[in-house]
RNA sequence: GGAGUCGGCUAGACAGUCGCUGUGCCGCAAGGCACAGAGGAAAGUCCGGGCUCCAAUGGGCAGAGUGCCAGGUAACGCCUGGGCGGCGCAAGCCGACGGAAAGUGCCACAGAAAAUAUACCGCCUACGUUCGCAAGAACCGGUAAGGGUGAAAUGGUGCGGUAAGAGCGCACCGCGUCGCUGGCAACAGCGGCGGCACGGCAAACCCCACUCGGAGCAAGACCAAAUAGGGGAACAUUGGCGUGGCCCGCGCCGUUCCCGGGUAGGUUGCUAGAGGCGCAUGGCGAUGUGCGUCCCAGAGGAAUGACUGUCCACGACAGAACCCGGCUUAUCGGCCGGCUCCCAUU
Numbered sequence: 001g002g003a004g005u006c007g008g009c010u011a012g013a014c015a016g017u018c019g020c021u022g023u024g025c026c027g028c029a030a031g032g033c034a035c036a037g038a039g040g041a042a043a044g045u046c047c048g049g050g051c052u053c054c055a056a057u058g059g060g061c062a063g064a065g066u067g068c069c070a071g072g073u074a075a076c077g078c079c080u081g082g083g084c085g086g087c088g089c090a091a092g093c094c095g096a097c098g099g100a101a102a103g104u105g106c107c108a109c110a111g112a113a114a115a116u117a118u119a120c121c122g123c124c125u126a127c128g129u130u131c132g133c134a135a136g137a138a139c140c141g142g143u144a145a146g147g148g149u150g151a152a153a154u155g156g157u158g159c160g161g162u163a164a165g166a167g168c169g170c171a172c173c174g175c176g177u178c179g180c181u182g183g184c185a186a187c188a189g190c191g192g193c194g195g196c197a198c199g200g201c202a203a204a205c206c207c208c209a210c211u212c213g214g215a216g217c218a219a220g221a222c223c224a225a226a227u228a229g230g231g232g233a234a235c236a237u238u239g240g241c242g243u244g245g246c247c248c249g250c251g252c253c254g255u256u257c258c259c260g261g262g263u264a265g266g267u268u269g270c271u272a273g274a275g276g277c278g279c280a281u282g283g284c285g286a287u288g289u290g291c292g293u294c295c296c297a298g299a300g301g302a303a304u305g306a307c308u309g310u311c312c313a314c315g316a317c318a319g320a321a322c323c324c325g326g327c328u329u330a331u332c333g334g335c336c337g338g339c340u341c342c343c344a345u346u
Stems, first nucleotide, its partner, number of pairs: 001342010012311007020037007039317001043328002046326005051216004063212005068082005083097001084095004098207002103205002105201003120147002122143003128139004155173006174196001175194008220268004230259006239253005275294008312315001
């Protein structure tokens, strides 16, 4: 210098004018002044939690989800570190990554055969039978090395062996199993044994382990005109009606007040929080702890805009609606840093 890879930051700047929302102050009011006013994803609403109401003894079944190991966290399907597998020269990136000897099921086309294995082309003719003087031929058979099919073919390579062959035997590799060593573990290494059983698919049912009550801020709470029905007290019992022969009594009707009810409306939930920033410290890290400091949108038809001037690299994706942690997706450009490979020079 070039190519690449990973991480972080930024999201036009400055000034002026006129507006919008919230809070505080001043003012009887109209209004005025000051301060603050979208994002890295506010998005998709895909996970997890807080909060609220409802339900709820416990356990099981069903259902849903998660799925290598360890750790982090309020929690997670997230993150960190590690293992294994794959890609890359490397930095690095990707992975639904438990179980197929519990059972059931599926494997198109092609092919002999797709799983109780089997034989199309081939290879062989030792053994047995027949024919033949013989060579040999036919039968009975042997075989799966080679060809061929397929996404996938019953361990691979080599040597021995054989009539030809074959884990038939041996060596190495693979696989299974047992043990030892290292590691918290996933797993790795080494050694012994086994001649090889166990084709693939669980993002097919299923099995195993673990997790999970439901609904959501239009959750919910408070104040409270009105209205229906209800409860209580007082007044009048000198009123009316019913009961009754009549009186007392009882019941209903009346007036006033209170309770209660909860429609319209209003208030709250509502933004001080698993919060931001800085320093110190434990840890490889995710992250934890301590101290200091700051307050940073909160509407309810719902604000954050418009215009002018100057400059530049000429400005992307996009707009809060209870809050937070993630994931995913969209995004014009610019800046910074770590690491890798290549070339050149010293």